[in-house]
Context: one part of a larger RNA
Parts: sequence; structure tokens; C1' cells
RNA sequence: GCCUACGAGUUACUCGUACGAUGCAAGGUUAAGUCUCUCAAGAGACGGAGCCGUAGCGAAAGCGAGUCUGAAUAGGGCGCUUACAGUAUCGUGCGGUACACGCGAAACCUGGUGAUCUACCCAUGGUCAGGAUGAAGUGAGGGUAAAACCUCAUGGAGGUCCGAACCGGUGAGGGUUGAAAACUUCUCGGAUGAACUGUGGGUAGGAGUGAAAAGCUAAUCGAACUGGGAGAUAGCUCGUACUCCUCGAAAUAGCUUUAGGGCUAGCCUCGAGUUAGAGUGUCACGGAGGUAGAGCACUGAUUGGGCUAGGGUCGUCACAACGAUACCAAACCCAGACAAACUCCGAAUUCCGUUGACAUGUUUCUCGGGAGUCAGGCGACGGGGGAUAAGCUUCGACGCCGAAAGGGGAAUAACCCAGACCACCAGCUAAGGUCCCCAAAUCAACGUUAACAGACAAAGGAUGUUGGGUUGCACAGACAACUAGGAUGUUGGCUUAGAAGCAGCCAUUCAUUUAAAGAGUGCGUAAUAGCUCACUAGUCAAGCGACCCGGCGUCGAUAAUUCUCGGGACUUAAACGUUGUACCGAAGCUGUGGACCGUUCCGCCUCGGCGGGACGUGUGGUAGAGGAGCAUUCUCUUCAGCGACUGCGGUGAACGCAGACCCUUCGGGGUGAAGGUGUGCAGCGAUGCAUGCUGGAGCGGAGAGAAAUGCAGAUGUAGGC
Repeated sequence: GCCUACGAGUUACUCGUACGAUGCAAGGUUAAGUCUCUCAAGAGACGGAGCCGUAGCGAAAGCGAGUCUGAAUAGGGCGCUUACAGUAUCGUGCGGUACACGCGAAACCUGGUGAUCUACCCAUGGUCAGGAUGAAGUGAGGGUAAAACCUCAUGGAGGUCCGAACCGGUGAGGGUUGAAAACUUCUCGGAUGAACUGUGGGUAGGAGUGAAAAGCUAAUCGAACUGGGAGAUAGCUCGUACUCCUCGAAAUAGCUUUAGGGCUAGCCUCGAGUUAGAGUGUCACGGAGGUAGAGCACUGAUUGGGCUAGGGUCGUCACAACGAUACCAAACCCAGACAAACUCCGAAUUCCGUUGACAUGUUUCUCGGGAGUCAGGCGACGGGGGAUAAGCUUCGACGCCGAAAGGGGAAUAACCCAGACCACCAGCUAAGGUCCCCAAAUCAACGUUAACAGACAAAGGAUGUUGGGUUGCACAGACAACUAGGAUGUUGGCUUAGAAGCAGCCAUUCAUUUAAAGAGUGCGUAAUAGCUCACUAGUCAAGCGACCCGGCGUCGAUAAUUCUCGGGACUUAAACGUUGUACCGAAGCUGUGGACCGUUCCGCCUCGGCGGGACGUGUGGUAGAGGAGCAUUCUCUUCAGCGACUGCGGUGAACGCAGACCCUUCGGGGUGAAGGUGUGCAGCGAUGCAUGCUGGAGCGGAGAGAAAUGCAGAUGUAGGC
């Protein structure tokens, strides 16, 4: 994991409430118990205690259509008038109390059991190869006045050394569904000691023991194990079982030791009531508003100029005073411009209202039963926060997903199209497409692109190309190219070591000769020199420059395992732009047939069902509400139901004889409950019926009733594989 069986909203209550059924009704009803009947289960009668209702008010005494408060006859509160219905039983929904839909803690308390593991202790025993070192003491010799002391022997101390047994467990390899729920191999520590160890005994659960690690206390320890309280509790997780039909949410507000839980409201459903031109939509009309935009009239902020208080600075100046001012600057004037917390203004959309019109037709509203929901998400729009970041966060009005399948978008909850009752080898379309994969145009017309651009990206750059415009030059010869010139005063003046067109500074950058030629455009030199340009002439022969605005391209352009627009492929296109006509394309729409639901009409009739017709902007659906059914087990009533045919003999469903029915190849053969396994039919379906084979003895139909009543899931339980 699969198969089979089991496996989760139950039961109780003189409990509450609503709906339904039935009885009686201003009343309703008995409980315990007693009696009778009955084999029993039970049934009937009696039993009025009690309960609910018929009257309320008050805390109560109490009073009473009133009463309480109050000094009150006042006022006020709750009642009455008058519409006036209850009660008992049963069923169902929900609630309450109980374990209360099922399984699930970690824990807590109480009584016991454990120290055969392990910790420590007590008693009594046991064990430690071999080797090394050589303390004290002692002896001898030396030494001394005597000692001390020295040397040599002897001696054999030690939480001494090396190293087996023994005890341990340092590092590494292996093992890690192991050989092993802690091992193995090599290596390593202690090894006469605070050593190791046998046997017997002691200490225990908030307790023991602990050279202390919260270690150990029987593979369990930050509180052992075991019986019980006990089905602890679980605002948490998981699971919760047949079918069809109708409707169909929410992820919000307020409060909450509340935030992943609740309660009330909102939104869903079912029932009852209300019918008012209710509600909703569009148009019309009447109102509300201060947003977008705009503006600067207020509040603030703000640039330039003018004018001009005040201040600064400077000048004249002992002080005072005066003057100047390309300093700062109030107010005022002109021009320009900003604002969520500015407004002289001011939309669209929106909201409210109306004895209006049209559409729809109870969708509105009231009361009552039952819920679920309180983590929402994305998109475009209007904002706040953030960085005008986030698949970010927080609001608002809308759409979608949630709870929505289908077509498109390569794939892809939310984007685009479109809301699936069922069937069809029929048709038309939407978005999107029409060369092939792949259904449909290699369709038509006119342009653009040459970049593999299309098939990611900015500031910025560029004689890409194309269209439009403005302007200049040009057969009196433009532009480009080539030939020639490009001079003189002068090396302008200053500066400088030098400065001569070309380091720098200055300027009447002047004048002359000229077709033209700058006191010089660039290169160059130490400075000159040299090259070149502007400018001019000639040759040539027709257009040539500058700028502005568009279209499509180009560079800018770097991401980590080949490439790629979904792919192949595509270049007057299968790209882009502007048009046109066809076609394809969905569960959309249409057609044909069928089912169901709602409304309404007609007929039948057992009076609440059956049949038929019409209409529908009906029939996606999670949580959830409501309705109708199927199946399982048992009980009651009924069918004098079905089953190996019936009768006789026989203990007998054996066997024999006779008869009935079916099949027959006329010889004969056969007669079968549940269950199993095939097939067919019926039903939308859960399922039902018939029948072949199997099976071998029980089982069913109808009408009621009662439930230990339906499994794919719970890391479900047991068994099997």
C1' cells in the first nucleotide's frame, strides 16, 4: 500500500423552545398507586394529588382590573379595556444537563511495586605475573672532645615507575534496516590503591543516592513503574460512511486577558404574515457636496525686477549730523510659480428625494426555526505607509478566484472571452487565430523594416533608412575633387634669455598691393624655418548645404550546464502600420430530443394526488439551510406468499409406485431458498426485477413501526497478502 471485517451526532430527563400530527378546549391533563383482562409483552377502567392556562402589580405583607412608588385622589412604571387559546401525547429541528460525534495529550492526585541494573553505605570474604627505583631505620668504616656529617653496606617505604591478569574507555577505522537497542579492530589510561571484586543486607518517588553530570534509582528520570480518580481536560490537529432535487454564504462591524476562540449584528436558508403601484433599475426633475482640475482673493511657502522703512558697511567725521551703497531687507507695485492639514472658484462619477414615465413583479419589509462565516487573495482604478520598492502593507468603490468547469494566453486560482441540467458524427459566433506541428487565407490593397529587428530595457550617441517642413548657395557655374595663389608695412606693441601669425598680455586686430590673402584655423620650432586653413582664380558640369518635426531600425546591452519566438521555420513576410473580405474557433447562442424545478391553466379524482398544456432573464456551486427517496437488521399485521412438484408406502428432502408440468433427437431427461458469478431489462440515481451457471435450505411481497442503519481516508483497529 491493497483486500475483508469492525470503526464516529447516540441515549436519558415530571428539562426548555419552535414546527408538524392527533385529542379535547376556557379549559387541558393525570402521576404514583389500585382493580379487571391476558401465557407473556401488555391493554382497559379507576385514581384530580400535582402541573399549565384563564389577571395583574409589588422585594414582600398584600391589594386586585388594577397595582407599585408616594404625603397625595398628582405624576410616572408595569398591567387591563379590544383584537382574546390553551393544554396533553407523539414525531422532528435546535438548546440545556449529563463523557454527549469519534480517536488523541503533555500533565495532576491517590494506593501500591521496585536498589537481581545502577548510586552510596554496612557486614563478611576474595584478587593484583614479572621487572624497576631504593625513603626511614640499622650495621661497618671514616670523622668529632662528644655530636653533626661523609662513604660503603643492609633495609624495603611509596594514592612511586614500566608492564600482564583485572578495572577503564583516549583517538581513529568499521558498524548505523548492526553479529550487537552502545558492539568490533588497532591505539590508549590505571594497575598496593580514594584499587578491583564475590556473597548477604540497608536507603525510594518531591523521595533516595550522588568526588555534582540534574547523573543514577531494572534498555524508562528536570520527578520511576503500576492499579485507580478516568471516557481528566484539549478555544488544538485529524477523521466523520447511501442517492437525487431547490436555494446558497462569509472571511466585515462592535465588544471580548481578545486577536487561529467567542457573543450580538451583517450576509444564507426554511416557515408564516403583510400587497402598499413595496423594493430595484433607466430616464426626467429637485436637492447635497468641496474631490479632480484650476487659482493665488485668505493662510503659508516662493523667484526676478521696481520702489522704499529698518539694519549693515564705507566716506566726511570729536560728538551730533550728512552722504554713498552691483550688501541684507519689512510693507507696497509688476511679472513668474507651489500646497493633504490653502480656496475667489470648481466638474465627471456619486448620494438623497419626487403624487412623474417606462421595465421588473414581492426580489422589499415584519415575526419565528436552523445555520455557517469573523486567516481571505489577486486585477485595474482612487489614496495612505514604503524608496510614486516588493507576489509588501493598510483603506475605499468595482470585478474575479474563493465556491467556476469550458475556449484563449505554450504551460499558468485571479488576465481576455464565457457562467457547464442531459444527449447529438447538426449550425452560428466570442476572445484568439488561419505556412507546418494545429482547425481555419501561403487572402486582397498600400506603405515600413534588413536589424534574425520582430523574439526584454534607460539616459545618451551616430552622414542607418523613410516621410514632412523651414532656410541658404547654384549654368552670371554652386558642393566635392584637382591645379595655382595665400603677399607687403611687420619679427604689430608689450613681456621675455627668446616670443617672428600661432607661451602670455594689449588693441582703432590698422593699413597697403590685390582676383584673393586673418596683425592669422590647426600642426610644428629653443626661436626662426616648414606644412596647412580661411579667402581667391582656373578645370569640371547639376544640383549642393544647414536646421526642425515624425515612422521603423542601430549602438548603449554582462549570469552563471547547448540553442530557442511554444517549436519547425519565416525577410515585397509567416514581421510592423493602415484597410477590406472570407473562414476557423467554447460546455456561449441556435437546432432536435429528453429530464427536473417554479408559476399558471385544463381534466380526472379516494381531496391531495395523477395526467396533459403554456410560460420562465429556471436547473455551476464550497461552508450551510430545506425537500424527496434507495438499501441494511429487527418487530407487528397481512398475502392460509415462494422453496428440492403432488399423493401413497416408508423414520426420511433417501428410495419405490402413481399422477401434474416443462423440454425432447420420442430413446428419454428435468422441476432448487439465501448467497456467489455472468447477462438482460427498469429507474436521473442510491438500487430493483428477471434469467444462465454455481449453491444446497431456507426466504420474500405489501402496509406500518423501531434502529448498535450505509466507509476510502482518522500516521484508524484486527486478520490476510
Molecule: large-subunit ribosomal RNA, domain II
Organism: Bacteroidota bacterium